[in-house]
RNA sequence: CGCUCAUCCAGAGCGGUGGAGGGACAGGCCCUGCGAAGCCGCGGCAACCGGACCCGAUUCGGUGCCAAUGCCUGAUCGAUGAGCU
Numbered sequence: 001c002g003c004u005c006a007u008c009c010a011g012a013g014c015g016g017u018g019g020a021g022g023g024a025c026a027g028g029c030c031c032u033g034c035g036a037a038g039c040c041g042c043g044g045c046a047a048c049c050g051g052a053c054c055c056g057a058u059u060c061g062g063u064g065c066c067a068a069u070g071c072c073u074g075a076u077c078g079a080u081g082a083g084c085u
Stems, first nucleotide, its partner, number of pairs: 002084007013042005021031003025074004043066003048062005053056001070077001
């Protein structure tokens, strides 16, 4: 990179740094100098996988996520997790 399966109308942000973009893509519609992305720290949500035990989403670990229904519509689209080649 590719393939399979599950989920995607619930939930959860502050500070520092940075300095103009961001919401995957197209068209819309939004967010943003009252400070975007990225990075760092701390905090939180959630419950896909593993461990432990008092078998509860209790705790530890591996991920994920924390504007708007995956923001809306579209597609042979995307994201995350688990597994396979």
This is a predicted structure of an 85-nucleotide RNA (SAM riboswitch aptamer (S box leader)) from an Acidimicrobiia bacterium. It matches the Rfam family "SAM riboswitch aptamer (S box leader)". About the family: The SAM riboswitch is found upstream of a number of genes which code for proteins involved in methionine or cysteine biosynthesis in Gram-positive bacteria. The prediction has a mean pLDDT of 85. The organism belongs to Acidimicrobiia, within Bacteria.